[in-house]
């Protein structure tokens, strides 16, 4: 120290996918219980191009669809700003 990594706050943006069936109910309420349908970007499993001398490990926005989710609020992988901690490098 206008690096690098790893982590929290804060502010911004941020996708998909049921006008289904029946029951409850005054209700043609995106309520509620049951049954079907669908989404993939929380979280979690898998498979592994790659990293790595070897073990040990890392590892996708691919698959899965456990959990989540399918009006809006919300969450929301990730992106950008700013700002703190901690490890590194100079």
């Nucleotide at each position: 120290c206008g690096c690098u990594c790893c982590u929290c706050c804060g502010c911004g943006g941020g996708a998909g996918a049921c006008a289904c069936u029946g029951g409850c109910g005054a209700a043609c309420a995106g309520g509620c219980c049951a049954g079907g349908g669908c989404c993939g970007a929380a979280g979690g499993c898998g498979c592994a191009a790659c990293c790595g001398c070897c073990c040990c490990g890392g590892a996708a926005a691919c698959g899965c669809u456990c959990a989540g989710g399918c009006a809006a609020c919300a969450g929301g992988a990730c992106c950008g700003c700013g700002g703190g901690a901690g490890a590194g490098g100079a």